The RNA shown here (transfer RNA) has 71 nucleotides and comes from a Thermoplasmata archaeon. Its Rfam family is "tRNA". Rfam classes the family as a transfer RNA. Its family is annotated with triplet codon-amino acid adaptor activity in the Gene Ontology. The organism belongs to Thermoplasmata, within Archaea. The prediction has a mean pLDDT of 82.

[in-house]
RNA sequence: GGGGACGUCGCCUAAUGGGAGGGCGCGGGACUGAAGAUCCCGUCGUGGCGGUUCGAGCCCGCCCGUCCCCA
Numbered sequence: 001g002g003g004g005a006c007g008u009c010g011c012c013u014a015a016u017g018g019g020a021g022g023g024c025g026c027g028g029g030a031c032u033g034a035a036g037a038u039c040c041c042g043u044c045g046u047g048g049c050g051g052u053u054c055g056a057g058c059c060c061g062c063c064c065g066u067c068c069c070c071a
Stems, first nucleotide, its partner, number of pairs: 001070007010024004018054001025043006047063005
């Protein structure tokens, strides 16, 4: 320099182009003598900028980052 894969809550992981969900964690509550376990409520997310579309996490381009391959 060229090519490919990937990028979603603090962490892990879903989501035919049509309400972004689950688990763990964290916060509050119930329960307990107190904890733990359990139950309830909440918490917070699509790497960036453009494009396509009535509508983009999903499709397209560029950039950034991680990993792999070729030279």